RNA sequence: AGAGUUUCUUCCUGGCUCAGGAUGAACGCUAGCGGCAGGCUUAACACAUGCAAGUCGAAGGGCAACGGGGAGAGUGCUUGCACUCUCUGCCGGCGACUGGCGCACGGGUGAGUAACACGUAUGCAACCUGCCCUCCACAGGGGGACAACCUUCCGAAAGGGAGGCUAAUCCCGCGUAUAUUCCCCUGGGGGCAUCCCUGGGGGAGGAAAGGGUUACCGGUGGAGGAUGGGCAUGCGGGCGCAUUAGGCAGUAGGCGGGGUAACGGCCCACCUAACCGACGAUGCGUAGGGGUUCUGAGAGGAAGGUCCCCCACACUGGUACUGAGACACGGACCAGACUCCUACGGGAGGCAGCAGUGAGGAAUAUUGGUCAAUGGGCGAGAGCCUGAACCAGCCAAGUCGCGUGAGGGAAGACGGUUCUAUGGAUUGUAAACCUCUUUUGUCGGGGAGCAAAAAGGCCUCGUGAGGCCACAAGUGAGAGUACCCGAAGAAAAAGCAUCGGCUAACUCCGUGCCAGCAGCCGCGGUAAUACGGAGGAUGCGAGCGUUAUCCGGAUUUAUUGGGUUUAAAAGGUGCGUAGGCGGACUGGAAAGUCAGCGGUAAAAUCGAGAGGCUCAACCUCUUUCCGCCGUUGAAACUGUCGGUCUUGAGUGGGCGAGAAGUAUGCGGAAUGCGUGGUGUAGCGGUGAAAUGCAUAGAUAUCACGCAGAACUCCGAUUGCGAAGGCAGCAUAUCGGCGCCCGACUGACGCUGAGGCACGAAAGCGUGGGUAUCGAACAGGAUUAGAUACCCUGGUAGUCCGCGCGGUAAACGAUGGAUGCCCGCUGUCGGCGAUAUACAGUCGGCGGCCAAGCGAAAGCGUUAAGCAUCCCACCUGGGGAGUACGCCGGCAACGGUGAAACUCAAAGGAAUUGACGGGGGCCCGCACAAGCGGAGGAACAUGUGGUUUAAUUCGAUGAUACGCGAGGAACCUUACCCGGGCUUGAAUUGCAGAGGAAAGAUCCAGAGAUGGUGAUGCCCUUCGGGGCCUCUGUGAAGGUGCUGCAUGGUUGUCGUCAGCUCGUGCCGUGAGGUGUCGGCUUAAGUGCCAUAACGAGCGCAACCCCUUUCCCUAGUUGCCAUCGGUUCUAGCCGGGCACUCUGGGGACACUGCCUCCGCAAGGAGUGAGGAAGGUGGGGAUGACGUCAAAUCAGCACGGCCCUUACGUCCGGGGCUACACACGUGUUACAAUGGGUGAUACAGAGGGCCGGCCGCUGGCAACAUCGGUCCAAUCCUUAAAGUCAUCCUCAGUUCGGACUGGGGUCUGCAACCCGACCCCACGAAGCUGGAUUCGCUAGUAAUCGCGCAUCAGCCAUGGCGCGGUGAAUACGUUCCCGGGCCUUGCACACACCGCCC
Repeated sequence: AGAGUUUCUUCCUGGCUCAGGAUGAACGCUAGCGGCAGGCUUAACACAUGCAAGUCGAAGGGCAACGGGGAGAGUGCUUGCACUCUCUGCCGGCGACUGGCGCACGGGUGAGUAACACGUAUGCAACCUGCCCUCCACAGGGGGACAACCUUCCGAAAGGGAGGCUAAUCCCGCGUAUAUUCCCCUGGGGGCAUCCCUGGGGGAGGAAAGGGUUACCGGUGGAGGAUGGGCAUGCGGGCGCAUUAGGCAGUAGGCGGGGUAACGGCCCACCUAACCGACGAUGCGUAGGGGUUCUGAGAGGAAGGUCCCCCACACUGGUACUGAGACACGGACCAGACUCCUACGGGAGGCAGCAGUGAGGAAUAUUGGUCAAUGGGCGAGAGCCUGAACCAGCCAAGUCGCGUGAGGGAAGACGGUUCUAUGGAUUGUAAACCUCUUUUGUCGGGGAGCAAAAAGGCCUCGUGAGGCCACAAGUGAGAGUACCCGAAGAAAAAGCAUCGGCUAACUCCGUGCCAGCAGCCGCGGUAAUACGGAGGAUGCGAGCGUUAUCCGGAUUUAUUGGGUUUAAAAGGUGCGUAGGCGGACUGGAAAGUCAGCGGUAAAAUCGAGAGGCUCAACCUCUUUCCGCCGUUGAAACUGUCGGUCUUGAGUGGGCGAGAAGUAUGCGGAAUGCGUGGUGUAGCGGUGAAAUGCAUAGAUAUCACGCAGAACUCCGAUUGCGAAGGCAGCAUAUCGGCGCCCGACUGACGCUGAGGCACGAAAGCGUGGGUAUCGAACAGGAUUAGAUACCCUGGUAGUCCGCGCGGUAAACGAUGGAUGCCCGCUGUCGGCGAUAUACAGUCGGCGGCCAAGCGAAAGCGUUAAGCAUCCCACCUGGGGAGUACGCCGGCAACGGUGAAACUCAAAGGAAUUGACGGGGGCCCGCACAAGCGGAGGAACAUGUGGUUUAAUUCGAUGAUACGCGAGGAACCUUACCCGGGCUUGAAUUGCAGAGGAAAGAUCCAGAGAUGGUGAUGCCCUUCGGGGCCUCUGUGAAGGUGCUGCAUGGUUGUCGUCAGCUCGUGCCGUGAGGUGUCGGCUUAAGUGCCAUAACGAGCGCAACCCCUUUCCCUAGUUGCCAUCGGUUCUAGCCGGGCACUCUGGGGACACUGCCUCCGCAAGGAGUGAGGAAGGUGGGGAUGACGUCAAAUCAGCACGGCCCUUACGUCCGGGGCUACACACGUGUUACAAUGGGUGAUACAGAGGGCCGGCCGCUGGCAACAUCGGUCCAAUCCUUAAAGUCAUCCUCAGUUCGGACUGGGGUCUGCAACCCGACCCCACGAAGCUGGAUUCGCUAGUAAUCGCGCAUCAGCCAUGGCGCGGUGAAUACGUUCCCGGGCCUUGCACACACCGCCC
C1' cells in the first nucleotide's frame, strides 16, 4: 500500500466482497510449563445454607455461662487432697440490658435517568461540616425517668401488655459565659443589584460528664484551619426521530409570607400575562456519565468490561425518624407482588456483599485460607471485628516468556505417493546410526524476601512530640513456595487450518449438476489443482480455525477530502423575510485571531527517559500534553464604532428596438350552415374498399346571408419576456430592456431556508358559446384476432368570463451573482466616424476553434475553463415516488415520503463485430427473359416410419437421402438364431516337452470340428540351429463407448475478395489509421488522393488439357509422287510431303489506330491475327465459421469386455411393407413408333482376358478353329440419311406385372442374379400448390467406354465424342455475398434480447 467482481473488449461511475487490528467472548480440533492480568455481557430472575459491623467493663446497673477466691454441707478416704452440692459479684471477666461511638465508610449493581446526572471552568456577598489540628474560655449546684431485674398476664410462635425497684458519660430545670444570633440607637470603610466588613452603647435568648492503675482519656461554648458535602451558573460541551411543530396554569415574573444549613414557585395568598420554540421547544425511542479503551497517517468512527472519580439504586412504590451526615443494601413504617412458618387467630423474609443453588443462556470459577501485610470501626491499650484486603483453588479466556533437543550422518535405505515405469522424482538429513547437552518435568538436599512498627524501656525538650534500644522476647495465611546445589536420562511433551483467483502452498484416486463446497467471483453434468480420501506442500504454532461484534481499507457522508449536461443528483420561474456573504481610503476600541505569563487539567492509562523482578510481559520513578479560566500585550485580516470616496447599485436628461402583458374596436380569406339560382348522377374516401351523402336533386358552381374559431404571405440560426409563453390591423394603458450624457444619492449590494406570486396541455366547478378539429362512443375496413394503426360519423373538450388545480422530456436534461482568461465568423439593436462600403465600441442571438477542463461524447468569453459567495439536490439496483401518517384540493390528484424482503450488480461514454421489414454503391442463372425438367403414372434406387429373432452401423436444412457402398446370393458382414474354441483366427518374446511340417483316403457331423492315417525333413564346425506342434507365461483381440478428449482427411460459406503484420502516427484505453475517399476492375485489380510507409497470406501469373503455326523424329500411323499385287483394300516395295503421334519452340501484350478519361482504364460492325481484351476448361480453396462430418478407412488418449462385447462355422437378415419423402429411368407419342438399307467419332480396356471366323440355335449362347500381351487385333457408333408401314387410337404409343420355356456365371440363383424367346399388355393422353438446372459448343438430345466385378439387380458414378439451340429490357423485387455509413438495451451475437 491494495485486490476480486458489471463488459466480447475498454475507460468511468458505483455498490458488494476480501486481505489488517481488536474482544469480559462462544464453538470445533488439539494441549508440556511458568509469570502477569481476567472471568454472568443473558433474568435489576428467584434464592437453601454459612459468613460479610461491630466495639468499649477505663460510662453504667448488674451476674445468665466460664474460671478463680471465700463460706457452708456432703462423699471417697491416704487427714489434707480430690470430687459433688449450696451460698457469696469478692476477683478475672462477661451473655443479655442502659449508654457512647460506628453502622451514611468499605463492598455490589447499572434498573432508572437526555438531567446541572456527568465533564470542565467559575461563583456562594445564599450555606453546613461528627471524629482531627491550632487558639480562647469554662465545667457550680440540683432534680428526674426508663431498660435490665422481680412479680404477673396474653399468644402456637413472633412478640406483647400491666405492676414494682434501680445506675450512669441517660434525660431536665437553675446559676455563670466571651463570642454568635435577634431587636433598638450610632460612626467609619468597601463592593457586584439584593448588600458586605468593621467600631461603640442598650436589651433578650442560650452550656457542660465524668472515668481512671493518676500517666492520661474524655465533657461544654466560641474563633480559625483541614476534610467532607450542599447549591447556582457559563459551555451554541457530549444520542436518534420533524412521518413529534407548537408547548406551558405554579405555567413565566412580581410583592408578601412559610419552609430550609442555604438561594429559589421549593410551597402558599394576591397581582400581572407572560415564558420556551426552526440556533429545534414539546413528545417518542434509546442510554448511567467521565478518566479512558479499540481502530485510524490524522481528522474522525465505535465502545464505556476489569482499575480510578462522580451519580443512581438496594424485592416494587411511597414516607419520614434518628443522626454531623441517610430519606439509610445486611435500620424503621405503610402499600403491593412473591416465598416460607402456622395451632388459621396471626407471623417471618429481601445475596445488584463473599462463596454457593436453581433458572435463563452459546457462555463466565471455590459453599477455600488468613487477618502475616495494607486499610477501616471501636477501644487508653492489649485487643476484638473486618468474604475490604492479602493469598490459594478452577478455567488456553488474554498477553509475555520457555520447552518438546543440538551437531554429524547418502546405501539418498525400507515403506508410502507419483511418473514418460529395466528407471526416475518426492517424503529426505528426515529416519536408522555416532557424538553431545539437560532448560522444563522427576528424584534428593539446602532455602529466602515480604517483618517493621505498634506495644514496652531509655533520653531530650517538655506535658505530647522527637530520637534511641547493643544484649533481649514475640508476630508469616501464602509455603518448605520463589531461588540455589546435586542425580539419572533424549529421556515425559505438536497440533490446527489451508493449498482455483484474491492468497503463501499440487498431484493421484473416488464421485459424475449426485454427494457436496462457497467470504466474493464461482466449482461439480466421466479426465474436478474448487466436492471426499491419500501423498506432498504452505501458514501459524501450545495453539489453530470458525462464528459474532467494532474500527480500518471506504476519499462509500468527502472539515481535512466528493459530486449534480449524459452515470444518483439544479428546485418549473420570479419577488422577497430570517440567515450567510459583501467595494476603496482612514481613525478608535480590541470580540474573533496571535503571542508571553499564571491557575487548572486527580491518580492510573498513552508518549519519552531511567530503574527492579534471570529476560519480557508486569511493576516503580522522572518528565511531556489537548482543553477551560484568568492576566498582560500585538493590530495585518474578519467583525464593531466613527469619518471620507465613487468604480458596485440606484436616480435624472436625451435617443431607440421589440409577436412582452391587459382592454376595446375593426378586417379579409377559408370552413360549415341557411335561402335562392344553374345543373345531373353520382359524390366522398382508400393500398384497395366499404360504412356515409345523393333523384325528397347531392357533389360541382353562382349570388346573398349567418356563425364561431384561427390569423396565409412577410417569417428567419429574427425579436420580446423571469419562466410558462407571445404573431392580422388599430387605439388606449402598463411592465421590462438597450445605447449616449455623466448632473444627483453614496455600498443603498449578491444570494435566499420558510413565505408570497406566476405557472403549457389535459382536468374540475359555474355561466355562456360551439364553425373547425375531436378523447369516449358507433359503424365500415384490415387482421388468426384488431377493444389499434386507415375510413365515415361523433359527445366531452377545443373558444370566452369567473374560480380551482399546480403538474410536464416545465430541457440548454446545464441554479443565481461577480471578476479574470487566445481568436475567427454571421446576424439583431444603439453609438462614433472621413456616413450605404470602414474599422472601433456597448448590449443581445448563433456558428467554428487555442489554452484549459472532461470517463468520454463534448464544453470552450452565452464554459462543462480559472476563482469567490449563497441556495437546492445526490449517496448501489429493485421494492417505490409505493405504503402509512400529516398538509393541500370539490374531486382527479399533488406535496412530504419509508421499511420488510431481494439481487451482485444496475448504470454512463466509447470500441469491435453481428443484426435491421435503415440508407448508399456493387456482384452472382439471384430475379427477370428463355429452353428443358421435378412435383401426377409405372419402375429403379436411397431415406424416414413401421415390422422383425435380426431387418448391423454411420450421414439428417442449405452442407443427409443413386451418400460411406467404384458391385450384400455364400463370402463381404459389423446384425440375428444355433453349434464350437479359450494364449485364442492372425503376429511375437521366454521356458519346458515333443516332432518334420504337411497330410491323400475313409467315417461321424449342417459345417466348424473330431477320429483314421498311406506318404513324409533341411543345414551342421556334431555342441546345435532352422521349421512345426503341445504345455506354461508375457504381450493379444474388440466395426465395444466417447468426433463434446484428439491427429489426419473432408463438406460449407466461397474461387467470395477478403484476412493480417512491422514501424510510425492518433487515442487514458479497448482500439483506430494503413484497408478510408474519387475513378476503375472479375478481383484490397490498378491509378489518383492521403499520417502513413512498407510487407505477408489470398487475387492474378507461373502448372496441365484444348485452339494456330514452326522445328525435330517417323512405327504398329500416313500415302502426294514412283513401281508391284488384288474383286476391293497402304495389301507389298518405297517414301516421311501431308494427316497424325511424341518432343521442343513461337504466338496475345490493350502492342497499333480513333474517341472518352489527370491516370488507371473504358468504348469501337477498327486494323492485323488461328485466337482479343482472363480465348475455353481444369488443378489450385486466405484468416476463419458451423464443439459441422468421420473413433466404421487409418492412427490415437481415456473408459469398458476377457470360457466373451474375442474368434470359427451352418443358416437367416441387411432385399421385410398400410405408408411418406428425395434422386433417377421409361413414357404418355407422328419433330413419333416399327422394319429394311446406308454414312461419319472420340476416349478407353483386354491373357483367370478381349474377340474374330465356321457350324448349331429365332435368341441369350454353345462347340471347334484362329488372332491380339495391342497407334497392328477386338473396333460395327447412335441420333442422322434413304425407302416403306402405322394416321391420332390407350393405338404398330407405353412397357409394368404375370405365365411358360431357356442361356450363362457360380460349391450354390428358394429367400435373393442377370440375360434370351413366346405369350399376357397395367398405370399413364404432359402432371396442383410449389420447385430445380442451364448464358455457347452451353442447355437439350444421341450413342460409346471405363472402374468395381465369378455373375449382377448400373436406370447409379466417372469419362468420351456426335447433332446442336433460345434468351438476358434491366437490377424494383426474392435468395446469397462484398464495401462504406447509420441505429442498437444484441455479443450463445435477431433462431438475439425482452414483457
Predicted 3D model of a 1395-nucleotide RNA (small-subunit ribosomal RNA) from an uncultured bacterium. It matches the Rfam family "Bacterial small subunit ribosomal RNA".